[in-house]
Molecule: Bacterial RNase P class A
Organism: Qipengyuania rhodophyticola
RNA sequence: CCAGGAGGCUGGGCAGCUGCGGGCAGGGGCAACUCUGCACGAGGAAAGUCCGGGCUCCACGAAACAAGGGUGGCGGGUAACGCCCGCCCGGUGAAGUCUUUGGAUGUAAGCCGAGGGAAAGUGCCACAGAGAGUAUACCGCCGAUGGACCCUAAAGGUCACAGGCAAGGGUGAAAGGGUGCGGUAAAAGCGCACCGGGGCCGCUGGUAACAGGGCCCGCAUGGCAAACCCCACCCGGAGCAAGGCUGAAUAGGGGCAGCGCGUCAGUUUCGGCUGGCCAAUGUGUUUCGCAUUGAGCGCAAGCUGCGACUGCCCGGGUUGGCUGCUGGAGCUGCGGAGCAAUCCGUAGCCUAGAUGAAUGGUUGCCCCUGCGGCGCUGGUCGAUUGACGAUACCGGUUGCAGGACAGAACCCGGCUUACAGGCCUCCUGGCAUU
Numbered sequence: 001c002c003a004g005g006a007g008g009c010u011g012g013g014c015a016g017c018u019g020c021g022g023g024c025a026g027g028g029g030c031a032a033c034u035c036u037g038c039a040c041g042a043g044g045a046a047a048g049u050c051c052g053g054g055c056u057c058c059a060c061g062a063a064a065c066a067a068g069g070g071u072g073g074c075g076g077g078u079a080a081c082g083c084c085c086g087c088c089c090g091g092u093g094a095a096g097u098c099u100u101u102g103g104a105u106g107u108a109a110g111c112c113g114a115g116g117g118a119a120a121g122u123g124c125c126a127c128a129g130a131g132a133g134u135a136u137a138c139c140g141c142c143g144a145u146g147g148a149c150c151c152u153a154a155a156g157g158u159c160a161c162a163g164g165c166a167a168g169g170g171u172g173a174a175a176g177g178g179u180g181c182g183g184u185a186a187a188a189g190c191g192c193a194c195c196g197g198g199g200c201c202g203c204u205g206g207u208a209a210c211a212g213g214g215c216c217c218g219c220a221u222g223g224c225a226a227a228c229c230c231c232a233c234c235c236g237g238a239g240c241a242a243g244g245c246u247g248a249a250u251a252g253g254g255g256c257a258g259c260g261c262g263u264c265a266g267u268u269u270c271g272g273c274u275g276g277c278c279a280a281u282g283u284g285u286u287u288c289g290c291a292u293u294g295a296g297c298g299c300a301a302g303c304u305g306c307g308a309c310u311g312c313c314c315g316g317g318u319u320g321g322c323u324g325c326u327g328g329a330g331c332u333g334c335g336g337a338g339c340a341a342u343c344c345g346u347a348g349c350c351u352a353g354a355u356g357a358a359u360g361g362u363u364g365c366c367c368c369u370g371c372g373g374c375g376c377u378g379g380u381c382g383a384u385u386g387a388c389g390a391u392a393c394c395g396g397u398u399g400c401a402g403g404a405c406a407g408a409a410c411c412c413g414g415c416u417u418a419c420a421g422g423c424c425u426c427c428u429g430g431c432a433u434u
Stems, first nucleotide, its partner, number of pairs: 001430010012366007020041002023038006043405001047416002050414005055239004068235005073087005088115001089113004096105003116230002121228002123224003138169002140165003145162002147159004177195006196219001197217005203212003243323004253314006259307003262277006278294007295304003330349008367403008376395001378394002380390003
C1' cells in the first nucleotide's frame, strides 16, 4: 500500500431561574398541613416478558415410574440457565496466484451450524422423470452366445427376435463413490493405481470431543428426526394484583336488651298513613253516632312469637392505609490465580422507591453535524509590480436548523429487539522496501 474481519467505551457539557418526588434538619399549626434549608432522584437498553434464579404462598413422606414440556459435540465458568468462555468437527470465507477469461487454485482472521441417533421401527421425498428405494431402463450401446435371412469354398454380412449392459444422454434438490489405465461383443470395482468411504485395534497424543497410525473390506443399508419416534439429562404449581398487618362510612350475619303489635284493602321513603269492618272501653237520652285502644297464652306476675324498628357487643368481607420495598449473586480501586469466561483477597462507598405513578421546563455560553453568508492582513490558485481578482478545498468569522432509541414499578443473571452521533483498541492474508 492492497484486502478481509472482530471487539469495547460513550449516549452532549457548565451555569442561572423555576417546578416535581420521597428523605433529613429546623420553624409554624390542636390537627390536616405548611414554610425554610440541605444532599439525592432512570437506562444501555429501564423495552419484549423469551430463558434462568432469589423471595412469597399453595400442594406434597422420600425415591422411582408414567404423562407433559425442555435441552442435545467436548471441557470449563456460574446460584442457575436454552447464557458465557475455550476447544473439536462440518460448511463458508477477500485480495493474491494460474488461466483457454468459462473458471480453477487457495486459505488466514472471521462468520454460520436446531452439532445425539437414519444399521430399532413407522412415515415422507412435491414437479419432472423409465426409475425416489427389496432401486430403475426412456433414449442409447452391444448382440460375443442362440435364432432368422443373405452370400458362401471358407471368411463374412444383415436383422435386432431371444438376450446382455448401465459407459454416455436425459429428468431431478437428490439416481448405488471419483479420475485414469487395463479389460470386454458392449460394459461394469470386473481387475489395478491414486483419492474418497466403511469396519476393527489391549497402537500413539489428548481430561474429552477428536486427531494421527496400523490392519482388513471393492464399497456392503440415498435424504429428512425444525415428522412420529429412540437414547441421555433437566423440570411440582402460581406469582408482589405473591404474602402479612389494620380495617371507616354503608349494607348484610349473629347475640343481648329495649320498643311495637286487631283484621281486610290500597299506598309506602318499610317508620307508618288512609279507608271499610270487628272487638273492648268511655261518652251523649234509646235506635244511631262520636272518641280511644287492639299479637298469642295466662286471673296475674310473666312467658312465647313476629318486626327491613332502637341501642350496645361479636366476628367476616369491600374501598382505603401500613408493610413487603430496596444493602444487593451490589459498585469502585488495588493485588493475585486463570488462555478466557470467571474466581479469591483487600480497602473504600451507599447510589430512585413513585402508586395514575416524580426525575421536568426555560435562558445563556460551549461542543458535534448539516446548509448558507462574509475574501477575511491566513493557506491555496490566477494575474502582475503591484498592493488586484477567485473561493473548489483547508482555516477564520457569522446566521439558521438539528443532536438518536427510549421512562424504573419486588429484586437479580442472561438473551433478543430499538438506537443520531462520537471515541478507542485489536486480529489476519498478500505485495513492496528496510